[in-house]
RNA sequence: AAUGGGCAAACCCGUCGUAAGGCGGGGACGCAAAGCCAUGGGGCCGAGAGGACUUCAGCGUCUCUCUCGGCUUGCCAGGUUGCCGAA
Numbered sequence: 001a002a003u004g005g006g007c008a009a010a011c012c013c014g015u016c017g018u019a020a021g022g023c024g025g026g027g028a029c030g031c032a033a034a035g036c037c038a039u040g041g042g043g044c045c046g047a048g049a050g051g052a053c054u055u056c057a058g059c060g061u062c063u064c065u066c067u068c069g070g071c072u073u074g075c076c077a078g079g080u081u082g083c084c085g086a087a
Stems, first nucleotide, its partner, number of pairs: 006031002011026006029074001035080003039077003042072009051062003
C1' cells in the first nucleotide's frame, strides 16, 4: 500500500446544568490518535468590578477591560499511551 476494526460533526429525542455545555439513544460531516491529560495560548458561558453610551437620577445597553468560577482537547500547541500492516 491493502485489509480488518475504531471514533462520530450538524440535526432530532431523552436527561442534567442559570448558561457555555455534559451524558444516553438515533444519525454521519469528518478524523490516523476525533485515545487519554484543562499544562500554555485561543474561543465560549456565568458572576462581580471598571469604562463607554443613555438618563435629572435610577433602570438599561455594549464588536471594551480586569478579576473569580466554569465549559471546550472535533481550535492550536505541549505531555503521554497506542491498532492493522503486503512487498
c-di-GMP-I riboswitch aptamer from a soil metagenome, 87 nucleotides, folded computationally.
The sequence is in RNAcentral, with records from MGnify.
Rfam family: c-di-GMP-I riboswitch aptamer. Gene Ontology term of the family: cyclic-di-GMP binding.